[in-house]
RNA sequence: GGGCCCGUAGCUCAGUUGGCUAGAGCGUCCGUAUGGCAUGCGGAAGGUCGAGGGUUCGAAUCCCUCCGGGUCCA
Numbered sequence: 001g002g003g004c005c006c007g008u009a010g011c012u013c014a015g016u017u018g019g020c021u022a023g024a025g026c027g028u029c030c031g032u033a034u035g036g037c038a039u040g041c042g043g044a045a046g047g048u049c050g051a052g053g054g055u056u057c058g059a060a061u062c063c064c065u066c067c068g069g070g071u072c073c074a
Base pairs, nucleotide, nucleotide: 001073002072003071004070005069006068007067010026011025012024013023019057028044029043030042031041032040050066051065052064053063054062
């Protein structure tokens, strides 16, 4: 330098044939239960979907550029 893959909640990830409203598990917080802790049960908070731009009535999803990580080739 070139090819490919990845970037979504604090962590691990799903969702990517464009369209209910961005989700799950773990974690955190609150409540319940216990003498207390753990477990269990109920609930809540938490996201500019890596950044910018474009297409579209509508973009996490399609297109372009860039940033970061991984991998292969040279």
This is a predicted structure of a 74-nucleotide RNA (transfer RNA) from a Candidatus Shapirobacteria bacterium. Rfam family: tRNA. Rfam's curators write: Transfer RNA (tRNA) molecules are approximately 80 nucleotides in length. It is annotated as a transfer RNA. The coordinates come from a structure-prediction model, not an experiment, and the mean pLDDT is 81.